[in-house]
RNA sequence: AAAUAAUAGAGGCAAAGCAGGGUAAAUCUUGUGACGCAAAACUAUAGGGCCUUUAAAAUGGCAGCCAGUUGCAGAU
Numbered sequence: 001a002a003a004u005a006a007u008a009g010a011g012g013c014a015a016a017g018c019a020g021g022g023u024a025a026a027u028c029u030u031g032u033g034a035c036g037c038a039a040a041a042c043u044a045u046a047g048g049g050c051c052u053u054u055a056a057a058a059u060g061g062c063a064g065c066c067a068g069u070u071g072c073a074g075a076u
Base pairs, nucleotide, nucleotide: 003076012037013036017032018031019030020029021028022027035064041069042068043067047066048065049062050061051060
């Protein structure tokens, strides 16, 4: 210096549900809540996959599906 993931410390995010609001819908957002997450951080026409449907198709949606990029800590 790099890699792996234990322990420890500092912490972080926030499922379902419920209430309000947006939306054609998927679903998003605010509050509450906490199922869980070592990346549950970022990336959605320029990787795949999935969902909705005002007819189809989506530059409409999902990153807490896989994937890519980046990051805290650091025994051995």
Predicted 3D model of a 76-nucleotide RNA (c-di-GMP-I riboswitch aptamer) from Psychrilyobacter sp. S5.
The coordinates come from a structure-prediction model, not an experiment, and the mean pLDDT is 79.
The sequence is in RNAcentral, with records from Rfam.
The organism belongs to Psychrilyobacter, within Bacteria.
The model forms 94% of the base pairs in the Rfam consensus.